The RNA shown here (glmS glucosamine-6-phosphate activated ribozyme aptamer) has 152 nucleotides and comes from Desulfoscipio geothermicus.
Rfam family: glmS glucosamine-6-phosphate activated ribozyme aptamer. Its family is annotated with catalytic activity and regulation of gene expression in the Gene Ontology. By type it is a riboswitch.
The organism belongs to Desulfoscipio, within Bacteria.
It was read from a public genome assembly, where an Rfam model found it.
The prediction has a mean pLDDT of 79.
RNA sequence: AUAAAAUAGUAAGCGCCAGAACCCGGUUUGUCCGGGUUGACGAGGAGGGAGUUAUCGAAAUUUCGGCGGAUGCUCCCCGGUUCGGUCACAACCGUCAAAGGUACUACAAAACCUGCGGGUAACUGCGGGGACAAAGGUGCCGGGUGGCCGGG
Numbered sequence: 001a002u003a004a005a006a007u008a009g010u011a012a013g014c015g016c017c018a019g020a021a022c023c024c025g026g027u028u029u030g031u032c033c034g035g036g037u038u039g040a041c042g043a044g045g046a047g048g049g050a051g052u053u054a055u056c057g058a059a060a061u062u063u064c065g066g067c068g069g070a071u072g073c074u075c076c077c078c079g080g081u082u083c084g085g086u087c088a089c090a091a092c093c094g095u096c097a098a099a100g101g102u103a104c105u106a107c108a109a110a111a112c113c114u115g116c117g118g119g120u121a122a123c124u125g126c127g128g129g130g131a132c133a134a135a136g137g138u139g140c141c142g143g144g145u146g147g148c149c150g151g152g
Base pairs, nucleotide, nucleotide: 014068015067016066017065019064020038021037022036023035024034025033026032041057042056043055047077048076049075050074051073052072078094079093080092081091082090084149085148086147087146088145089144100141101140102139103138104137105136112129113128114127115126116125117124118123
C1' cells in the first nucleotide's frame, strides 16, 4: 500500500432515563403489573496536561429532576502581544493570540401559521410561510518594569 473478515462509530449544547408527568393494555381496584411517550430552541466554542458544580441568548406547562460526555473556567507547560531587537518578570490573551470603556452594527432556530405522512393513543417525521437575539464584529480611546544589544 492492497484485499478479506469482525467489531465499534458516523453524537459534542450532544447522548441517555432508575425519579416525574402523560398514553395504551391488564387488573385481585393495590395510585398495582406490563408495554410505551415526553424529557434543551438555536448561536458560538478545541495549543498540551491536570482539576472542575462549563458560554450566550430565544422560548415559557417538565427547557422539571438526574446520569454520562463536553471545545468553557482555574492552575502548570508551550506559544503570542505589550510600538527597534532580545532575555527575565508582570499583565492580557490562544495562532484572527488586549482586557476594559464608548459609538455604530450583523446573524438563528424553536416558538407561531399551514400542508403531507407515521402511531389505538401519549406523541412524532418531513415540507412551505414566518418575525425576532446575545455572546460577537467594526471604528475610536486604551499598553509595563528591568538587564543587554543596535540605530539616530